[in-house]
Formats: sequence, C1' cells, structure tokens
RNA sequence: GCCGUGUUCGUCUAAUGGCUAGGACGCCACCCUCUCACGGUGGAAAUACGGGUUCGACUCCCGUACGCGGUA
Repeated sequence: GCCGUGUUCGUCUAAUGGCUAGGACGCCACCCUCUCACGGUGGAAAUACGGGUUCGACUCCCGUACGCGGUA
C1' cells in the first nucleotide's frame, strides 16, 4: 500500500430501519444514621467525524481519523 474488522455516558455493556438511546459500576444531591459505611430515592452523563440513501439511520452505503487482524 491493499483486504477484512471494530469505534455508543468516566468505564463496561445492550439496542429487527420506528427513540425520549436502556442497564451495571462510578459520580452528584437528598433520605436513612449520633457520624461513617451499608441501604433507599432521584439526577447529570454517550452513538468517532463528514456526507449519502430513506418518511425515518446507533443500525444500510461512501469517505476521513484511530485501534486490531491478514497479506508480499
């Protein structure tokens, strides 16, 4: 270089083309407690980037970036 594959909250992990993108841990607030821990309730937080197809895209297509694998 070429071919294949992957990229989702801070981390891990779900999501037949029909989304207000779910869960666990962590974080924040409150409750509980004399206090802390444990426990309970609630909250913030993500689709790598840019285009295309479609009524509708995390999902399909193209390109770019990065990771992984293969190839002489």

Annotation:
This is a predicted structure of a 72-nucleotide RNA (transfer RNA) from Candidatus Kerfeldbacteria bacterium RIFCSPHIGHO2_12_FULL_48_17. Lineage of the source: Bacteria > Bacteria candidate phyla > Candidatus Kerfeldiibacteriota. Model confidence (mean pLDDT): 81 of 100.